[in-house]
Molecule: transfer RNA
Organism: Ipomoea nil
RNA sequence: GGAGAUGUAGCUCAGAUGGUAGAGUGCUCGCUUAGUAUGCGAGAAGUACGGGGAUCGAUACCUCGCAUUUCCA
Numbered sequence: 001g002g003a004g005a006u007g008u009a010g011c012u013c014a015g016a017u018g019g020u021a022g023a024g025u026g027c028u029c030g031c032u033u034a035g036u037a038u039g040c041g042a043g044a045a046g047u048a049c050g051g052g053g054a055u056c057g058a059u060a061c062c063u064c065g066c067a068u069u070u071c072c073a
Base pairs, nucleotide, nucleotide: 001072002071003070004069005068006067007066010025011024012023013022019056027043028042029041030040031039049065050064051063052062053061
């Protein structure tokens, strides 16, 4: 330099032929226990990497960047 992949909760990751977002784990509170752990219940936590575009409507489509990563040279 060329081509591809990925970017969603603190972390690891889903998701839907486009209709306004979830799980596990972690965290907080409560119950249980003599206490801790386990278990059970409840809760908080996301302007979906950034800008622009098409659409009634975008996390998803198009485009330009940024970051990480793989391959080729």